[in-house]
């Protein structure tokens, strides 16, 4: 210099006037400060955070799937481990079970998974035809090595041998592979030996293992406290002094077991805007350094304060400079993951080419 | 702001792992002196990128659009 992997950054700058929104201060005139994202998105996962069930348990649903760590938790993340792709830096991987069951495999094909005989191959009754040994027709039977159909044909190749002709029917060698030893590793797993016996596909088909999960979402929830008195103790039924047991009966999240059993009024204190106040932004917080770990991360130190609306702010206009500027705008909050993005820009690596 | 859900010709509307039905509309005939009505005939769809399967409208991811529900006082 070409062409290419990987991890990040930045996301028009700066003045100036005028608006908007929150806070603080105010002499109510102002003044001074704070103000979107890397995805604020889509809601696809996880959790905090309230509420609800009267306790709890099972069942049903639902969700996830190498292995070891991380973490509040996770379908996330990180490392490795099998598999696939690249010449290589590197990339992808929904990767438990089909040697538990059941379903299904359209159309073609003879048969689509307890196997089948279309054609073809060999035997061979029987009939005709040459004429001994031979073709031909029809039929039974064996055959899965050979064609032909399909995505897919029974699923362990080569060679010998066996045979009427055939075939793991036998044998040799070669591969696959539950499951066993032995070795390395925390483990997935890799390597070395043995291997009775096993052999299509699908499990983003039921379904099996095995882990997790209660529901519902800030339009979620809150917005008094304490005393007291009245009825009534849900219904029968049996033992019958309290009471205790059976059966119903209402109530109780998708279900069952369990579980529970009701209402009226007064009087004090406090509050009093309901088109309202609170939840509401300090939180698994940000940055930085240190140490530990391959890494995800954790732990100690230090510095910081960084939107918080409720018809809903973040904007408009001049100037001036440059590469002329994308996706796109908070509404409870974090972590992740997915999608969308013009364009500048850094750092390490791989191949190629060319000169020292 | 939260939550359920849909998406099959022009429009309605069914399917469901194996060539996407039916209906009303369109267009052409037939019939009639013209028309309507009946009648034959015929055109045009599974919203978009992916991936699992031998095959996807279906089944899983994702995206785009649309629809429906949902707060508290008085």
């Nucleotide at each position: 210099c070409c062409a290419g992997a990987u991890a990040g950054u930045c996301a028009g700058a700066u003045g100036a006037u005028c608006a908007c929104u929150c806070c603080a201060c105010u002499u109510u005139g102002g003044u001074g400060g704070g103000g979107a994202g890397g995805a604020a998105a889509g809601u696809c996962c996880g959790g905090g955070c309230a509420g609800c069930g009267c306790a709890g348990a099972g069942c049903a649903a639902g969700a996830c799937a190498g292995u070891u760590g991380c973490u509040a938790a996770c379908g996330g993340c990180a490392a490795c481990c099998g598999g696939g792709g690249g010449c290589a830096a590197c990339c992808c991987u929904a990767g438990g079970g089909a040697a538990a069951g059941u379903g299904c495999c359209a159309c073609a094909g003879a048969a689509a998974c307890g196997a089948u005989a279309c054609c073809g191959c060999c035997a061979u009754a029987c009939c005709g035809a040459a004429u001994u040994u031979u073709c031909g027709g029809c039929g039974u039977g064996g055959u899965a090595a050979g064609g032909g159909u399909g995505a897919a044909a029974g699923g362990a190749g080569u060679g010998a041998g066996g045979u009427a002709a055939g075939a793991g029917c036998u044998c040799a060698c070669a591969g696959c592979g539950a499951c066993g030893u032995a070795u390395g590793g925390u483990g997935a797993c890799a390597u070395a030996c043995g291997g009775a016996g096993g052999a299509g596909g699908u499990a983003a088909a039921c379904c099996c293992u095995g882990u997790c999960u209660g529901c519902u979402g800030c339009a979620a929830g809150g917005a008094g406290g304490c005393u007291c008195a009245c009825c009534a103790u849900c219904c029968g039924c049996u033992c019958c002094u309290c009471g205790a047991g059976c059966g119903g009966u209402a109530g109780u999240u998708g279900c069952u077991c369990g579980c529970u059993a009701g209402g009226u009024g007064a009087a004090c204190c406090g509050a009093u805007u309901a088109a309202u106040c609170c939840g509401c932004u300090u939180a698994a917080g940000u940055u930085g350094u240190a140490u530990g770990g391959c890494a995800a991360c954790a732990u100690a130190c230090a510095a910081c304060a960084u939107a918080g609306a409720u018809a809903g702010a973040u904007g408009a206009u001049c100037a001036u400079c440059c590469u002329c500027g994308a996706c796109a705008g908070a509404a409870c909050c974090c972590g992740g993951c997915u999608u969308a993005c013009a364009g500048a820009u850094u750092a390490u690596c791989u191949g190629g080419u060319a000169c020292u | 702001g939260g939550c359920a859900c849909c998406a099959u010709g022009g429009c309605g509307g069914a399917g469901u792992g194996g060539u996407u039905a039916c209906g009303c509309a369109g267009a052409g005939g037939u019939c009639u002196g013209c028309a309507a009505a009946a009648c034959c005939u015929u055109u045009u769809a599974c919203a978009c990128c992916g991936g699992u399967u031998c095959g996807a409208u279906u089944c899983c991811g994702g995206u785009u659009g649309g629809u429906g529900c949902c707060u508290c006082c008085a």